[in-house]
Transfer RNA from a Thermoplasmatales archaeon, 75 nucleotides, folded computationally. Its mean pLDDT, the model's own confidence on a scale to 100, is 80. Rfam family: tRNA. Rfam links the family to the GO term triplet codon-amino acid adaptor activity. It is annotated as a transfer RNA.
RNA sequence: GGGGCCGUAGCUUAGAUUGGUUAGAGCACCCGGCUGAUAACCGGGAGGUCGUCGGUCCAAAUCCGAUCGGCCCCA
Numbered sequence: 001g002g003g004g005c006c007g008u009a010g011c012u013u014a015g016a017u018u019g020g021u022u023a024g025a026g027c028a029c030c031c032g033g034c035u036g037a038u039a040a041c042c043g044g045g046a047g048g049u050c051g052u053c054g055g056u057c058c059a060a061a062u063c064c065g066a067u068c069g070g071c072c073c074c075a
Base pairs, nucleotide, nucleotide: 001074002073003072004071005070006069007068010027011026012025013024020058029045030044031043032042033041051067052066053065054064055063
C1' cells in the first nucleotide's frame, strides 16, 4: 500500500441477510420482599447519540459513501 471481519447498556452480547409502532437478554448496579443474618430466590427500577460524519427514504442499528479504532490476511 491492497483486501476482509468486528464496533449495540458498566461487562458479555441478540437483532442487520428481508428497513416499520416504545432496540432486547444475561451478569453487574439500585429499591423492596423473603431470612435471626448473608447468599440464593421473588417483584420492581435505572442504565443505549447502535464507533463517528454524511447520504437515500414517509421511515435507518439495518441500505449507500467516507472516516476512526481493534483484529486478521496478502505484498